This is a predicted structure of an 88-nucleotide RNA (c-di-GMP-I-GGC riboswitch aptamer) from a Bacillota bacterium. Of the family's consensus pairs, 95% are formed in the model. The prediction has a mean pLDDT of 90. The organism belongs to Bacillota, within Bacteria.
[in-house]
Formats: sequence, C1' cells, structure tokens
RNA sequence: CUCGAUAAUGGCAAACCCGUUGAAAGGCGGGGGCGCAAAGCCACGGGUCUAAAGUGGGACAAGCACUAUGAUCGCCGGGCCGCCGAAG
Repeated sequence: CUCGAUAAUGGCAAACCCGUUGAAAGGCGGGGGCGCAAAGCCACGGGUCUAAAGUGGGACAAGCACUAUGAUCGCCGGGCCGCCGAAG
C1' cells in the first nucleotide's frame, strides 16, 4: 500500500413513534435499532423522489401534463479527509 477478524477502542443509525420545519420530497431534535469499515464530508456525473414558482392545456377555473432552481451521499460512480491492525 492492498485488505478488513466472531479482535480492541469507540462511532453512526433504517423502519416505526413523538415534536418541529417545509408546498412536497425531505431536513432537524428526542426515542428506537435494521444495518454500516467510511452509513465521515462534497450534489461533480448518472439514477431516483418531489413540483411551490414557471410553462402547456383548459374557461382568466380545477383536475391534468412538462419542468429543479428543491431533495437524496443509507442508490451507483467520482473527489476530499480519516480510527484500529489479525490473516493474506
């Protein structure tokens, strides 16, 4: 360096519930614990979710359709940083 133990020390925290925030997706705090060796950080590429505003359509309406500027790093890839040390 690669690698990742039924090792050690610690860490994070899915679903669900409560509160809060947001138009929503989602975020945040508490409980909880499915899992995680980067489940630490960055929305850069792809994917996915949402559609307030906008556009279309309509009847100066609503349903509806399109659209990210919104969201997700616990979907994949990439970038940055990092604890421990058996075997190979």